[in-house]
Context: one part of a larger RNA
RNA sequence: GAUGAACGCUAGCGGCAGGCCUAAUACAUGCAAGUCGAACGGGUGUAGCAAUGCACUAGUGGCGCACGGGUGCGUAACGCGUAACCAACCUGCCCUUGACUGGGGGAUAGCCCGCCGAAAGGCGGAUUAAUACCGCAUAAAACAAGGUGGCGGCAUCGUCUCUUUGUUAAAGAUUUAUUGGUCAAGGAUGGGGUUGCGUGACAUUAGCUGGUUGGCGGGGUAACGGCCCACCAAGGCGACGAUGUCUAGGGGAGCUGAGAGGCUGGUCCCCCACACGGGCACUGAGAUACGGGCCCGACUCCUACGGGAGGCAGCAGUAGGGAAUAUUGGGCAAUGGAAGAGAUUCUGACCCAGCCAUGCCGCGUGCCGGAUGAAGGCCUUCUGGGUCGUAAACGGCUUUUGCCAGGGAAGAAUAAGGGGGAUGCGUCCUCCGACGACGGUACCUGGUGAAUAAGCACCGGCUAACUCCGUGCCAGCAGCCGCGGUAAUACGGAGGGUGCAAGCGUUGUCC
Numbered sequence: 001g002a003u004g005a006a007c008g009c010u011a012g013c014g015g016c017a018g019g020c021c022u023a024a025u026a027c028a029u030g031c032a033a034g035u036c037g038a039a040c041g042g043g044u045g046u047a048g049c050a051a052u053g054c055a056c057u058a059g060u061g062g063c064g065c066a067c068g069g070g071u072g073c074g075u076a077a078c079g080c081g082u083a084a085c086c087a088a089c090c091u092g093c094c095c096u097u098g099a100c101u102g103g104g105g106g107a108u109a110g111c112c113c114g115c116c117g118a119a120a121g122g123c124g125g126a127u128u129a130a131u132a133c134c135g136c137a138u139a140a141a142a143c144a145a146g147g148u149g150g151c152g153g154c155a156u157c158g159u160c161u162c163u164u165u166g167u168u169a170a171a172g173a174u175u176u177a178u179u180g181g182u183c184a185a186g187g188a189u190g191g192g193g194u195u196g197c198g199u200g201a202c203a204u205u206a207g208c209u210g211g212u213u214g215g216c217g218g219g220g221u222a223a224c225g226g227c228c229c230a231c232c233a234a235g236g237c238g239a240c241g242a243u244g245u246c247u248a249g250g251g252g253a254g255c256u257g258a259g260a261g262g263c264u265g266g267u268c269c270c271c272c273a274c275a276c277g278g279g280c281a282c283u284g285a286g287a288u289a290c291g292g293g294c295c296c297g298a299c300u301c302c303u304a305c306g307g308g309a310g311g312c313a314g315c316a317g318u319a320g321g322g323a324a325u326a327u328u329g330g331g332c333a334a335u336g337g338a339a340g341a342g343a344u345u346c347u348g349a350c351c352c353a354g355c356c357a358u359g360c361c362g363c364g365u366g367c368c369g370g371a372u373g374a375a376g377g378c379c380u381u382c383u384g385g386g387u388c389g390u391a392a393a394c395g396g397c398u399u400u401u402g403c404c405a406g407g408g409a410a411g412a413a414u415a416a417g418g419g420g421g422a423u424g425c426g427u428c429c430u431c432c433g434a435c436g437a438c439g440g441u442a443c444c445u446g447g448u449g450a451a452u453a454a455g456c457a458c459c460g461g462c463u464a465a466c467u468c469c470g471u472g473c474c475a476g477c478a479g480c481c482g483c484g485g486u487a488a489u490a491c492g493g494a495g496g497g498u499g500c501a502a503g504c505g506u507u508g509u510c511c
Base pairs, nucleotide, nucleotide: 001510002509003508005507006506007505008504009503012363013362014361015360016359017358018356019355020321025319026318027317029316030315031314034063035062036061039060040059042057043056044055045054046053047052070274071273072272079199080198081197082196083195084194085193086192089191090190094187095186096185097184098183099182100181101180102136104134105133112125113124114123115122116121142167143166144165145164146163147162149160150159151158152157172179173178174177200246201245202244207237208236209235212234213233214232215231217229218228219227249271250270251269252268253264254263255262256261276297277296278295279294280293299310300309301308302307327353329352330351331350335349336347337346338345339344366397367396368395369394376388377387378386379385380384402448403447404446405445406444407443411438417432418431419430420429421428422427455500456499457498458497459496460481461480462479466495467494468493469492470491476483477482
């Protein structure tokens, strides 16, 4: 000098930031991922005589739930950082371009009936819809196999023209203007893989290795690869530190330092890993999936004892641990996300508020005058003097802040819709046009009255600041040197002083 700090004493206000470093311990309760009726049949309510319309939605279906949010257990590794490569790869939504969207079928939730179960839930029968599911048609610049002729490269190879054969698709909806569906090509974005270099400690760890190292052939994958398998060979790594053990998420960065370096990785951003412990796959463009599934295990809960339910390292909150770390708050107004044509709905992301001097920054606790240098304290060489000290009293002034009263934001951009203009369409421009959690907050104005506001540590040297009393190697102090045994500037108190100041000291840690 720094700190995610803690402890002691003290404490007026504001702005900005930060706030379980320990038990990745266990969790009561609420909320944290839904949305679409413009995909579908039904149900309920409502208006109507009805046709039909409107509102809501249990179910089927679509998209999302792989994002966002949390934590740092594991990991010394292509995990991360940086630089490259993929002629070995994938990519939903989005953008551009081309082509197409024909005609059929059988089911199944729901509803109804019946049954089993304490529950969780399950079974059977009948019936029904779709953008759910399945054939058929059509089809190439897609895929597969073959032929012809070129071109290129970085090894395996890549690519182009022509041609033959085979294979593969679709879905509709509505307010009639759109929007969706299928195939293909390209882009963008996001990912996957490989490699060079860099990235802890210990040699009181010196040898390690059997799918091990390579080949051939296959399987598997989006893709390369012992990734997996059969066979063949006997290799591969290591003092340029293999293997083992211990420790640890990595980076941008932060602290310190003249720098070199040393230390750190909390908040914010990027990457990785994990989601009660372990394993596994399914779905999907994407997961081996925090608030999905299955199995094993530990734990907790319910039970009619037959069987079931659960996972806060999401936001709050509870217990426990600890020196120690906050509210079971408000709002979707803004930004962003999901769904939707949209209105809108959801969003503990986020925006705000609450608590805490935890930090940084700013402001205030008054200003001017005022000597009978008052009283009082302390010191003294004691009729006296010095000092606290212009300090107080007293006179005048101001009103930041506080309190009271009045006014009162920006943050809001636009959306639906409407008017006008441009345009082949899509669409664009312009004007009007609701919505504010914070918050009657910030801020402004007026009133009031010096009124509401100073402490902490230190004073032997280092190190700014000195005397008196008490104590008497006692009581005690102390970062180091060292003080204290009767004149202690070093202990305790007082007066005075010094330093910092809403803080000041102490302790821990780093440079």
Molecule: small-subunit ribosomal RNA, 5' domain
Organism: uncultured bacterium